[in-house]
This record gives sequence, structure tokens and C1' cells, in this order.
RNA sequence: CGGGUUGGUUGAAUGAUCGCAAAAAGAAGACCGCAAGGUGCUUUUUGAGGAAAGUCCGAGCUUCACAGAGCAGGAUGCUGGAUAACGUCCAGUGAGGGUAACCUUAAGGCCAGUGCCACAGAAAGAUACCGCCGGAUUUUCCGGUAAGGGUGCAAAGGUGCGGUAAGAGCGCACCAGCAGUCGGGUGACCGGCUGGCUCGGUAAACCCCAUUCGAAGCAAGACCAAAUAGGGAAGCAAAUGAAGCUGCUCGCUGAUCUUCCGGGUUGGUCGCUGGAGGUAUCGGGUAACCGGUAUCCAAGAUAAAUGAUCAUUUCGUGCCUUACGGCAUAGGACAGAACUCGGCUUACAGACCCAGCCGGUUU
RNA sequence: GCGCCCGUAGCUCAGGGGAUAGAGCACCGGCCUCCGGAGCCGGGUGCGCCGGUUCGAUUCCGGCCGGGCGCACCA
Repeated sequence: CGGGUUGGUUGAAUGAUCGCAAAAAGAAGACCGCAAGGUGCUUUUUGAGGAAAGUCCGAGCUUCACAGAGCAGGAUGCUGGAUAACGUCCAGUGAGGGUAACCUUAAGGCCAGUGCCACAGAAAGAUACCGCCGGAUUUUCCGGUAAGGGUGCAAAGGUGCGGUAAGAGCGCACCAGCAGUCGGGUGACCGGCUGGCUCGGUAAACCCCAUUCGAAGCAAGACCAAAUAGGGAAGCAAAUGAAGCUGCUCGCUGAUCUUCCGGGUUGGUCGCUGGAGGUAUCGGGUAACCGGUAUCCAAGAUAAAUGAUCAUUUCGUGCCUUACGGCAUAGGACAGAACUCGGCUUACAGACCCAGCCGGUUU
Repeated sequence: GCGCCCGUAGCUCAGGGGAUAGAGCACCGGCCUCCGGAGCCGGGUGCGCCGGUUCGAUUCCGGCCGGGCGCACCA
């Protein structure tokens, strides 16, 4: 210098005018409403995101018996740790890819059982089509044989030497796998030695094993105010148990229920933002993370506010210039909170920073 | 906002790991007819997209994209 890998930060700035929403203070007693309450005037302050998104996981919170037992069902699945919890994160192990930095990995169990393995092939868990060898009653039949051919994603552990009628772990060496044992590691696992020779694949197929999960969701739910016909039809029951918590059984509570049609209100307050919170710093830990101290308070709407215009600058782009620079600019992404957090996934113009790797050149 | 469901031919639907994905209507070409219709013969058109598991994916798993449905309170 070129290429490539990885982690992180940011997501234009300042000012003026007009406008929107919320809060606080003040002024005035104006308007709306039956009421609860709301609107309106002045000043000040504050006002979207890293993903607010998808709603894919996990929690808080609320209601249903303070939430219980069993079955069914769902989820997860190498090891250790982190955490309120997780399918998330961190550190490792094995496997796969890359020259490397590094990346990917739903990675328990097919000697508990069952299923499937299309076509081809003789045969897809138990088998002899061709070939080879031996024998016979020799156009053929019987027996042995998985070394060779052929089929296929996959065919009797692989390669070599010996051995044999031909062959074969039948024997030996190395490699793969399995079992035992010794050593290291918390563990996944790794390394050594010995042994007999060896058992197809598939569980993101049913299933088995281990762990774990009660259900619903802020339209949860609590309260206030107002109004109406507790009206009609159908249903199946009923203290020998309606209905609810749960899909079923038990257990608990213990009296009305389900669906459709019809009727009324479509108002207000709370939940509603101070929290597993942010920032800085110190300590522990490889890290995720944890602890201490200081400091800060940072949207809360309900058809839904957070905007528009102008000026200057910034970034980008275009033109001119050797260059410094000058001029122009209808360019600046993805996207908009709706109870709140922790994650994941997806979208994203541009700018900046840290740390490794490979190749070339120079010293 | 929350919950649930579905994407297969132009339309309505089957198929739930196996070779070349079917059915009805529709469409196209030919025959018939003076022309059209009906009828007969023949044909084309597709698994929403991207990854993974598997020898093999429309089917199984994950993530996106698109579409649809339901949910206020009172008596």
C1' cells in the first nucleotide's frame, strides 16, 4: 500500500417565527356538561428510537381458589457459569469450513420398542445377480465365498502383507469404532496402554430419557357517573352439584348458566411511568455479570402531541481551479412511543473508532 | 394494542417426505358450422420468499412477506 476478519459508537447542529401535547406556577371567575369532570388566558420547563418494528421468547404487574395432585399437551436438549427469568448472554469441548485472523453448529438416546429408506439393485437387516472355488445324476443343480463386477445417498469396518480349494479379522501392521483400565480436567472431553475383532442410516419420524411450563392478558383490572325493556328465542341440566379455577379426572368454592336476537352507554379518574432505571468512578471476575460510592429524573397521549417555514453551518453530490479554494444544491437512510422491562430477529444513507490476519514493497 | 388463522394453476379446493404435483370451472389450439354457442380431440399455466434438516422438501424446522378474523362496558 492492497485485500480480508471482528467488535463497538453515532444516526446532522445552532438560532428565529408560528403551531401541537403534557406538567408546574399564576391570573381570571369566561365557556361546556345532569354529574364525575373538562375547555380556555399568561409565564416557565419538557417532548420518540436503536431499532419505538415483527409480536418470536422470557419476566414484572393484574384477575381467575394465593394457584393444589395426577393424566394429556407444549417447550428445551454438549459442558460449566451469568441472570428475576429465558429458546438469551459469557467462557470452553467436540464436529465442519477457511492459508489465516476468524466463522458456523436444534450437538441427549436408533444394542427400550415401532416405522421409513422412492427409483435402481439379487439383497436396504437380513440377503448370493454376475463372478470365484468344490462336488454331482453336467444346456443344469447343490454347497462354500462379501476378495472382484454391477446398483445406489448408503452394501458385510478401510488400506497393505500373509493365509486359503476359493475366500473371509482367519492372522499381523497402521487407521476408524467399541469395551476395559491408568493419568489430566469441576465437566463436556483429551492423552496413554490392553483386549476381543465390528453392531447400516434416519429421532427438525413416532417415541424414550432429563429439565421445565396453571390460564389469560392493560380492550388485564379497580372506581365514579349516566342510561336502558334484567325483554324475546333456542339449549342442556341442576344441592344425587349449576358455574368457575383447566383440555380431562380428582380436589376446592357453592347457585344460577350458554348461544343468538333485541335494549342502553360509547363519558371521566386510577392502573401510567422512579425502574431487575440511567451516567460517572472504584473494587471482584478471563468474560457475561456482580457489589460499593456519588449524581440525575428523562414523553405519557386515547384517534392519539412530538411539527412547519426561514437563515447560517455540517456531511454528501455536481461544476470550475495545478492546488488552496469558490459557486450551486427540490440530496441526507430505516423508521413514529401506546402498561413496563430483559433478549432475539428483521430494516437501515452516511460518518467515526478499537483489535487481529494474509499478500506485496521499502528500511 | 392483544390474540388466532391462512398462503398450491386465472378462481374454488385435494395431496402431510419419493421419480413427471392433481380435480372441476376458466384459458389456448384444432375438428364441426355460413358465423357463434354446445359437443369432440389435444395443450399450457402453478407449491408466497430466504435459509436449515434429509440421499431427496409443496410437505418437517426457523426467519421474513402478504392476506383474513375476533376482542369495549352495562342491564
Two RNAs folded together computationally: RNase P RNA and transfer RNA, 438 nucleotides in total. Rfam match: Bacterial RNase P class A. It is annotated as a ribozyme. The coordinates come from a structure-prediction model, not an experiment, and the mean pLDDT is 78.